[in-house]
A computed fold for a 339-nucleotide part of an RNA from a Patescibacteria group bacterium, annotated as large-subunit ribosomal RNA, domain IV.
Context: one part of a larger RNA
RNA sequence: CCUUCGUUAAGGAACUCGGCAAAACAGCGGCCGUAAUUUAGAGAUAAGGCCUGCCCUGAGCAAUCAGGGCCGCAGCUAAAGAGCCCAAGGGACUGUUUAUCAAAAACAUAGCUCCCUGCUAACUUGAAAAAGGAUGUAUAGGGGGUGACGCUUGGCCAGUGUCCGAACGUUAAGAAGAGAGGUGAAACCUUGAGCAAUCAAGAUGUAGCUUUGAAUUGAAGCGCGGAUGAACGCCGGCGAUAACUAUAAUCGUCCUAAGGUAGCGAAAUUCCUUGUCGGGUAAGUUCCGACCUGCACGAAUAGCGUAACCACUUGGGCACUGUCUCAACGAAGGACUCG
Numbered sequence: 001c002c003u004u005c006g007u008u009a010a011g012g013a014a015c016u017c018g019g020c021a022a023a024a025c026a027g028c029g030g031c032c033g034u035a036a037u038u039u040a041g042a043g044a045u046a047a048g049g050c051c052u053g054c055c056c057u058g059a060g061c062a063a064u065c066a067g068g069g070c071c072g073c074a075g076c077u078a079a080a081g082a083g084c085c086c087a088a089g090g091g092a093c094u095g096u097u098u099a100u101c102a103a104a105a106a107c108a109u110a111g112c113u114c115c116c117u118g119c120u121a122a123c124u125u126g127a128a129a130a131a132g133g134a135u136g137u138a139u140a141g142g143g144g145g146u147g148a149c150g151c152u153u154g155g156c157c158a159g160u161g162u163c164c165g166a167a168c169g170u171u172a173a174g175a176a177g178a179g180a181g182g183u184g185a186a187a188c189c190u191u192g193a194g195c196a197a198u199c200a201a202g203a204u205g206u207a208g209c210u211u212u213g214a215a216u217u218g219a220a221g222c223g224c225g226g227a228u229g230a231a232c233g234c235c236g237g238c239g240a241u242a243a244c245u246a247u248a249a250u251c252g253u254c255c256u257a258a259g260g261u262a263g264c265g266a267a268a269u270u271c272c273u274u275g276u277c278g279g280g281u282a283a284g285u286u287c288c289g290a291c292c293u294g295c296a297c298g299a300a301u302a303g304c305g306u307a308a309c310c311a312c313u314u315g316g317g318c319a320c321u322g323u324c325u326c327a328a329c330g331a332a333g334g335a336c337u338c339g
Base pairs, nucleotide, nucleotide: 001334002333003332004331005330006329007328008327010325011324014323019320029051030050031049032048037042039148053070054069055068056067057066058065059064071075076081083318084317085316086315087314088313089312090310091309095107096106111146112145113144114143115142116141117140123132124131125130149305150304151303152302154235155234156233159232160231161228162227163226164225165224168223169222170221174217175216179212180211181210182209183208189202190201191200192199193198236254237253238252239251240250263297264294275291276290277289278288279287
């Protein structure tokens, strides 16, 4: 010096990102006592205070109680055995999670809501048979969202999606087959050879085969019409105006599908920003209460409240302490030296 412990004058968080770590009182024993708030259950062991040994006697089934006595600095005499309070944010809660750096405000949850599904159900697995769903049957099953509870959940269907509709337009394969091309025996025709029979070449071109092919017909879909937001989503700008000033209930105008309602708001959201005012401190970029100028809150991608709960996050206080001022001493085990 390192690790693990013990003690410490005076002070007591001045340490530090932060009381991290350590210390500490109370200890699911008894008696007393116990606030705000509240979903009346809770909060609550709230907080806070006092007592506690042993012996004798009496009462009692006993736990225990009453009286008397004894000793000590100290009697739950050892060990074990909650620190507490105030305020705010988040998530209602118990629960779950990154086996091996994250336990949380993330996930789940009951509750709420929307969509699908009438049973050979929807849906899922499987080329299929089949199985699950379910030996269930809409108070059931599947999927999406939100997330106890309380009060609520505003406007917009123009875009996208979904559902409904089927008149018209568009539209595939298929059907259809007007027409066009190729080939094409014989025959007629032209030319040539031959006395002739005939042969050769060419042109026309039937049937057939073949390559194509217009009209016409032809579903869903799309176009089209409507509905739908607890579907994906979206929810303005400029100018003027009141008898001080300021502000603008009000007016004008442009645009839009409609222009953000209630509630909340420098917020887990506020850039400017340490906004401004108030509180707390001697002193406060954090914190709490307000204001509203919301860069860029806002209503089930939920809004705002909320008792209880939390190894969550933030601020403050009491107690307590070697965290610190500022370090010292001691113990054990290492390191080091010798063996």
Model confidence (mean pLDDT): 86 of 100.